[in-house]
Context: one part of a larger RNA
Molecule: large-subunit ribosomal RNA, domain VI
Organism: museum specimen metagenome
RNA sequence: CGGAGGACACUUGCGAGGAGCUGUCCCUAGUACGAGAGGACCGGGACGGACGAACCUCUGGUGUGCCAGUUGUCCCGCCAGGGGCACGGCUGGUUAGCCACGUUCGGCACGGAUAACCGCUGAAAGCAUCUAAGCGGGAAGCCAGCCUCAAGAUGAGGUGUCCCUCCCCCCGUGGGUUAAGGCCUCCAGAAGAUGACUGGGUGGAUAGGCCGGCGGUGCAAGCUCGGUAACGGGUUCAGCCGACCGGUACUAAACGGCCGAGCGG
Numbered sequence: 001c002g003g004a005g006g007a008c009a010c011u012u013g014c015g016a017g018g019a020g021c022u023g024u025c026c027c028u029a030g031u032a033c034g035a036g037a038g039g040a041c042c043g044g045g046a047c048g049g050a051c052g053a054a055c056c057u058c059u060g061g062u063g064u065g066c067c068a069g070u071u072g073u074c075c076c077g078c079c080a081g082g083g084g085c086a087c088g089g090c091u092g093g094u095u096a097g098c099c100a101c102g103u104u105c106g107g108c109a110c111g112g113a114u115a116a117c118c119g120c121u122g123a124a125a126g127c128a129u130c131u132a133a134g135c136g137g138g139a140a141g142c143c144a145g146c147c148u149c150a151a152g153a154u155g156a157g158g159u160g161u162c163c164c165u166c167c168c169c170c171c172g173u174g175g176g177u178u179a180a181g182g183c184c185u186c187c188a189g190a191a192g193a194u195g196a197c198u199g200g201g202u203g204g205a206u207a208g209g210c211c212g213g214c215g216g217u218g219c220a221a222g223c224u225c226g227g228u229a230a231c232g233g234g235u236u237c238a239g240c241c242g243a244c245c246g247g248u249a250c251u252a253a254a255c256g257g258c259c260g261a262g263c264g265g
Stems, first nucleotide, its partner, number of pairs: 001152001005163007015149004021049007033038001051106005059100004066093005071086006111143002117137004164264001166176003169172001177262001181259004185201005206252003209248005215241003222235005
C1' cells in the first nucleotide's frame, strides 16, 4: 500500500516446512525344519544407541555489584575496623537466570492408492495364460494421519462484537473536527540487535525503594572471659545478603499530543 466504511478479538486451511532411524535380549520355542550340528517365520514383551524438542524438580556447570577466608601493597592520622589495586588478586561455597553431563517426552498406531512381486476369474488362441475387459494381495517409499507456519491463498476467506447518518466549501478520488479504536510518550518484561511482541501508567503493584518470606554464606562488629601472645570461648543457628515469592504508593510511570469511519462502487 492492497484486501470497496472504520475497528478489535477469535478462526478455516490453499499451500509450505519439520519429523520419519535403529540395535540387543526375552517369550512363543530348543517348537516348525533338520540325520545331526544348528535353528526360524508369524505374534508378543523388555532394555538400549544415535538424533530431536521442551524444561531446571533432581545431579552437575556457570554465576565479574552474594557470603566467608587469605597474601602483598597503598590509603582512611594510629589501634581496631574497613576501602582501592594485584586475572573476579587468590581460595572455599553459592540464589535467580542461562545451560548439559541432568530430567521429561518424541519416531507410533490406524487408513488409502501403489512398486517389484504373488494371485483370482479369463479370452484373443476349444488348450494354456495374473491381463487384453474385470477383481484381489503387496514396501522403511507415495497420500493422509502427528508437530509448526500459514488469507499478499490479489482466489486477499469465515465468525462474533464495537463505532456510526458531524461541520465547511470552489462539490471532489476535497478540507476540517470526531466515534469505536489506535499511535506517540513514559514505567517495565524469562520479549528483544533496532523495529516488533507482552504487561502497566495514579480508578496504579509496572519497575525501584522499604517490609516480610524463601534461599546463600557460616557465626559479624563491639564488649566480655581465658591466654605473655598468636589465638580461642561467650554474647551468636549470628551478621551480611543479586536476580526468586509476596506485601506496601515512599520514588518514578506528570500533564499531554497526534491519527482515525461518518452509511459504505